[in-house]
RNA sequence: GGGGAUAUAGCUCAGUUGCGUAGAGCGUGUGACUUAUAAUCACAAGGCCCAGGGUUCGAGUCCCUGUAUCUCCA
Numbered sequence: 001g002g003g004g005a006u007a008u009a010g011c012u013c014a015g016u017u018g019c020g021u022a023g024a025g026c027g028u029g030u031g032a033c034u035u036a037u038a039a040u041c042a043c044a045a046g047g048c049c050c051a052g053g054g055u056u057c058g059a060g061u062c063c064c065u066g067u068a069u070c071u072c073c074a
Base pairs, nucleotide, nucleotide: 001073002072003071004070005069006068007067010026011025012024013023020057028044029043030042031041032040050066051065052064053063054062
C1' cells in the first nucleotide's frame, strides 16, 4: 500500500436474508422466600445501534465517506 471481518445495554452477543415497536443471557437495584446469607422467583433501571452524510413515508438493516480493533497478502 491492497483485500476481508467486526463495531448494538456495565460484560458476552442476537436482530442485517426481505427497512416497519430495539432484544436475550450474565451483571446491577428493589421486593418475595429464609433466623440470616446463598440459590430460586417476580419486577425495575440501563441504548437515540462507532462518527458524519445520503436514499426512503420510515434505516440497527440499503448506499457513500471516515475512525477504531482483528486478520490475510505484499